[in-house]
Context: one part of a larger RNA
RNA sequence: UGACGGGGGCCCGCACAAGCGGUGGAGCAUGUGGUUUAAUUCGAUGCAACGCGAAGAACCUUACCUGGUCUUGACAUCCACAGAAUUUUCCAGAGAUGGAUUAGUGCCUUCGGGAACUGUGAGACAGGUGCUGCAUGGCUGUCGUCAGCUCGUGUUGUGAAAUGUUGGGUUAAGUCCCGCAACGAGCGCAACCCCUAUCCUUAUUUGCCAGCGAGUAGUGUCGGGAACUUUAAGGAGACUGCCGGUGAUAAACCGGAGGAAGGUGGGGACGACGUCAAGUCAUCAUGGCCCUUACGGGAUGGGCUACACACGUGCUACAAUGGCAAGUACAGAGGGCAGCAAUACCGCGAGGUGGAGCGAAUCCCAGAAAGCUUGUCGUAGUCCGGAUCGGAGUCUGCAACUCGACUCCGUGAAGUCGGAAUCGCUAGUAAUCGUGGAUCAGAAUGCCACGGUGAAUACGUUCCCGGGCCUUGUACA
Numbered sequence: 001u002g003a004c005g006g007g008g009g010c011c012c013g014c015a016c017a018a019g020c021g022g023u024g025g026a027g028c029a030u031g032u033g034g035u036u037u038a039a040u041u042c043g044a045u046g047c048a049a050c051g052c053g054a055a056g057a058a059c060c061u062u063a064c065c066u067g068g069u070c071u072u073g074a075c076a077u078c079c080a081c082a083g084a085a086u087u088u089u090c091c092a093g094a095g096a097u098g099g100a101u102u103a104g105u106g107c108c109u110u111c112g113g114g115a116a117c118u119g120u121g122a123g124a125c126a127g128g129u130g131c132u133g134c135a136u137g138g139c140u141g142u143c144g145u146c147a148g149c150u151c152g153u154g155u156u157g158u159g160a161a162a163u164g165u166u167g168g169g170u171u172a173a174g175u176c177c178c179g180c181a182a183c184g185a186g187c188g189c190a191a192c193c194c195c196u197a198u199c200c201u202u203a204u205u206u207g208c209c210a211g212c213g214a215g216u217a218g219u220g221u222c223g224g225g226a227a228c229u230u231u232a233a234g235g236a237g238a239c240u241g242c243c244g245g246u247g248a249u250a251a252a253c254c255g256g257a258g259g260a261a262g263g264u265g266g267g268g269a270c271g272a273c274g275u276c277a278a279g280u281c282a283u284c285a286u287g288g289c290c291c292u293u294a295c296g297g298g299a300u301g302g303g304c305u306a307c308a309c310a311c312g313u314g315c316u317a318c319a320a321u322g323g324c325a326a327g328u329a330c331a332g333a334g335g336g337c338a339g340c341a342a343u344a345c346c347g348c349g350a351g352g353u354g355g356a357g358c359g360a361a362u363c364c365c366a367g368a369a370a371g372c373u374u375g376u377c378g379u380a381g382u383c384c385g386g387a388u389c390g391g392a393g394u395c396u397g398c399a400a401c402u403c404g405a406c407u408c409c410g411u412g413a414a415g416u417c418g419g420a421a422u423c424g425c426u427a428g429u430a431a432u433c434g435u436g437g438a439u440c441a442g443a444a445u446g447c448c449a450c451g452g453u454g455a456a457u458a459c460g461u462u463c464c465c466g467g468g469c470c471u472u473g474u475a476c477a
Base pairs, nucleotide, nucleotide: 001477002476003474004473005472007471008470009469010468011467012466013465015461016460019425020424021423022422023421026316027315028314029313030312031311032310033309034307035306042053043052064302065301069297070296073125077124078123079121080120081119082118083117086103089100090099091098092097107114108113127291128290130289131288132287136285137284138280139279140278141276143274148187149186150185151184152183153182154163155162156161167178168177169176193268194267195266196265198236199235200234201233202232203231208225209224212223213222214221239262242256243255244254245253246252318418322377323376324375325374326373327372328371334365335364336363339358340357344353345352346351384415389410390409391408392407393406394405395404431453432452433451434450435449436448437447
């Protein structure tokens, strides 16, 4: 000087408390451990691994296994020889591959040949998701959006170092003010950026429709309009600016006015010096090591989907604030050409036929759902719950056996609110309700986004956890 303390002081955070809803019990989905297996590819492992890499394993993916195969190789550069490239059909085979066969003779040319491309041969080499993240780059997590981390000069000390950065106030903040052997500065904080809340100007189509006119069973449908809404470009606006009080007359805090918004308005992006030899050699790159008729390459089938069990994360429930039936209302944000697909018809339905329109403020996906209005059920393992199983189908796709999703009929398990323990959340939040998207042929209860309805509680900081500053002890570095 740090680090640590079941030392002290001050302060903060959904850290506790006050509340609301969960997890832990059930069934299922999903990930992991374990076990099994020919293989169940690999990685991630307290917080910070475990719906994680994977924004999507039937084949492919795929890295694993089985048997069957290739050896200058699937890919790159160089050399020699041959053939234009390309294409048709048949046979063997699970396919890779092997054999046969047909059409085709192009472009440039100094006629030597050359440029693509294909085959054969030789070697230089290719190749490796093989090892080492404790050799590395890059990227990322975490402490933590915590308020810190440093430097120059000066000064103090023999020196390590200190000072500044401590102190008194204040703040979300090393934020600002005052003081001070310090004076300044840098990286962080804040602001500058984006979205959102109000208004103005400009613009007026595909969006809008107040006023005028026309038309319809009805609808901005038409003429038209530019007010309103919206859209999208530019501005205005919030700065403790104003008033009162407190304070050291400071910084600031408390209250108020005006205002759509008030003291960082709300949200996002943004992550200092560093810590964890944290994670990643399997995104990629890369040193070293290792394999080279195989640890490389292509192919078939299988596996990654196994199942006594254990854990994590979720979904659905256990019901009446509910289930079911009928009627009826209101979003936002997205996506669409190898695409989204309307009206219509067929089917109980998944879906099928067909194809208007739309590269989309025009058309489509598209019915929002909870809600509201009626009816029914009457506390029951039920008209709750839907697992499981049987049968019949639909769709995608060469192909749904291992191993897809969905539909219909039947079946109708556990479950009556969950032990110890434990998680999230402070406002348009929790809870609850549906909608869309990425990936994607198909395959979400996951992920990302969108809106609808919309709470309760916070006395307070004694305690638990994490963190910041000062101080003290130390046989630790």
The part of an RNA shown here (small-subunit ribosomal RNA, 3' major domain) has 477 nucleotides and comes from an uncultured prokaryote. Model confidence (mean pLDDT): 84 of 100. The RNAcentral record of the full RNA draws on ENA. Rfam family: Bacterial small subunit ribosomal RNA.